[in-house]
Context: one part of a larger RNA
RNA sequence: GAUGAACGCUAGCGAUAGGCCUAACACAUGCAAGUCGAGGGGCAGCACUUUGGGUGGCGACCGGCGCACGGGUGAGUAACGCGUAUGCGACCUACCCUUGAAUCAGGGAUAGCCCAUUGAAAGAUGGAUUAAUACCUGAUGGACAUUAAUGAAUGCCUGUUUAUUAAUGUAAAGAUUUAUUGUUCAAGGAUGGGCAUGCGUCUGAUUAGCUAGAUGGCGGGGUAACGGCCCACCAUGGCGACGAUCAGUAGGGGUUCUGAGAGGAAGGUCCCCCACAUUGGUACUGAGACACGGACCAAACUCCUACGGGAGGCAGCAGUGAGGAAUAUUGGUCAAUGGGCGGAAGCCUGAACCAGCCAAAUCGCGUGAAGGAAGAAGGUAUUAUGUAUUGUAAACUUCUUUAGCAGUGGAGUAAUAAAGGUCAUGUAUGACCAGAUGCAAGUACACUGAGAAUAAGGAUCGGCUAACUCCGUGCCAGCAGCCGCGGUAAUACGGAGGAUCCGAGCGUUAUCC
Numbered sequence: 001g002a003u004g005a006a007c008g009c010u011a012g013c014g015a016u017a018g019g020c021c022u023a024a025c026a027c028a029u030g031c032a033a034g035u036c037g038a039g040g041g042g043c044a045g046c047a048c049u050u051u052g053g054g055u056g057g058c059g060a061c062c063g064g065c066g067c068a069c070g071g072g073u074g075a076g077u078a079a080c081g082c083g084u085a086u087g088c089g090a091c092c093u094a095c096c097c098u099u100g101a102a103u104c105a106g107g108g109a110u111a112g113c114c115c116a117u118u119g120a121a122a123g124a125u126g127g128a129u130u131a132a133u134a135c136c137u138g139a140u141g142g143a144c145a146u147u148a149a150u151g152a153a154u155g156c157c158u159g160u161u162u163a164u165u166a167a168u169g170u171a172a173a174g175a176u177u178u179a180u181u182g183u184u185c186a187a188g189g190a191u192g193g194g195c196a197u198g199c200g201u202c203u204g205a206u207u208a209g210c211u212a213g214a215u216g217g218c219g220g221g222g223u224a225a226c227g228g229c230c231c232a233c234c235a236u237g238g239c240g241a242c243g244a245u246c247a248g249u250a251g252g253g254g255u256u257c258u259g260a261g262a263g264g265a266a267g268g269u270c271c272c273c274c275a276c277a278u279u280g281g282u283a284c285u286g287a288g289a290c291a292c293g294g295a296c297c298a299a300a301c302u303c304c305u306a307c308g309g310g311a312g313g314c315a316g317c318a319g320u321g322a323g324g325a326a327u328a329u330u331g332g333u334c335a336a337u338g339g340g341c342g343g344a345a346g347c348c349u350g351a352a353c354c355a356g357c358c359a360a361a362u363c364g365c366g367u368g369a370a371g372g373a374a375g376a377a378g379g380u381a382u383u384a385u386g387u388a389u390u391g392u393a394a395a396c397u398u399c400u401u402u403a404g405c406a407g408u409g410g411a412g413u414a415a416u417a418a419a420g421g422u423c424a425u426g427u428a429u430g431a432c433c434a435g436a437u438g439c440a441a442g443u444a445c446a447c448u449g450a451g452a453a454u455a456a457g458g459a460u461c462g463g464c465u466a467a468c469u470c471c472g473u474g475c476c477a478g479c480a481g482c483c484g485c486g487g488u489a490a491u492a493c494g495g496a497g498g499a500u501c502c503g504a505g506c507g508u509u510a511u512c513c
């Protein structure tokens, strides 16, 4: 000098930023991921009703998209995990953009609804019946895929690109207000990812040898893709004092602190990457997960039970217990920014934006200003009718009113969406006009009013180190960062007066430089 700090004494206000560093301990309760009726059959509830699911609309159900983002944590990991620089002639990419082509003909189910059965419950089972942008079959199709043949061009090895021919295989879905929008195949782009490699990345040799899928090959399997990734066979390799292996510790980086720098230390908040979601394992779905608020299995724990069996996962936001020196509200709003769904209106959003608590940090402001010597009283010291000091300090006079209090007014944050109007043209887009919408909040801020009024403490004073005397105590009581003070004149202990340094803070402790 610094801190995500804590403790002691003290405390007026504001702005900005921050706030479980410990038990990746256990969690009551609420909320944190839905949306679409312009895909479908329908109609439980609500409203209207011409009593017709007819209309507005819509729970549950089928279906689509999302739930792989956003948010949390740092347990594990010494690793291509991260950083940096390259490569993929070994790869994928939903939604979005551009382009080309297509959207034909059929079929069988199933949930819901209805009827039953069963169970304490969670739930399960059977029968009948029904729809779709759900599922299946056929047709057509090439700039698609596979195989074979023949050429051409080219390269960084395996190869890549391209042309022709033949064979085989693969597609679709409709809705509607007739404006559109969706669906299928293919090519390109964009975005996001996957993989590989060079270099860098803590400590210990009181860890010196380690290794059988181990190192390589051939062939296969698997993957989006290369690869012992996995497997059969074959060979015996591979790593290591330039530190293998083992052990310990640890998420990495941008950055942060310190320092003249070189260095040293740290990785909280914010951003990027990684890993994890009670512990361990597994896959399913999907463009994408081996998936925090999905599934299955095992384990520990908690809860319900009619003892047969079931339910759960805050390292999301609040909050509780525990641990601890120690860390906040079971708040408001979707107004803005952003995300999901939707044609839109809109719905959802503990992301986000706000508010609440905390001197825990930084910065700013205030606690008055000017004049005022009888150098007042009182205190303290003293060489004691005196002097010094407290001290222009107070009183007193004049002035001001920041902040606070009271009153009046009162923002910016909002840009514009849909429907509407006008204009333009390339006729489905663009420009312009007008136009609903504000949580915070009657807040910030501005003005007015009264009145010095409502606002100063903490540590230190032997040297280092700025600041000295008196009294008490008497190696006692005590102080102390180091040196050291205290045994009768203690500037070092305790009190007082005075002084010094900081100041809404001041000291102590801890840690780093």
Base pairs, nucleotide, nucleotide: 001512002511003510005509006508007507008506009505012365013364014363015362016361018358019357020323025321026320027319029318030317031316034065035064036063039062040061042058043057046056047055048054072276073275074274081201082200083199084198085197086196087195088194091193092192096189097188098187099186100185101184102183103182104138105137106136107135114127115126116125117124118123144169145168146167147166148165149164150163151162152161153160154159174181175180202248203247204246209239210238211237214236215235216234217233219231220230221229251273252272253271254270255266256265257264258263278299279298280297281296282295301312302311303310304309329355331354332353333352337351338349339348340347341346368399369398370397371396378390379389380388381387382386403454405449406448407447408446409445413440420433421432422431423430424429425428457502458501459500460499461498462483463482464481468497469496470495471494472493478485479484
Predicted 3D model of a 513-nucleotide part of an RNA (small-subunit ribosomal RNA, 5' domain) from an uncultured bacterium.
Its Rfam family is "Bacterial small subunit ribosomal RNA".
The full RNA is in RNAcentral, with records from ENA and SILVA.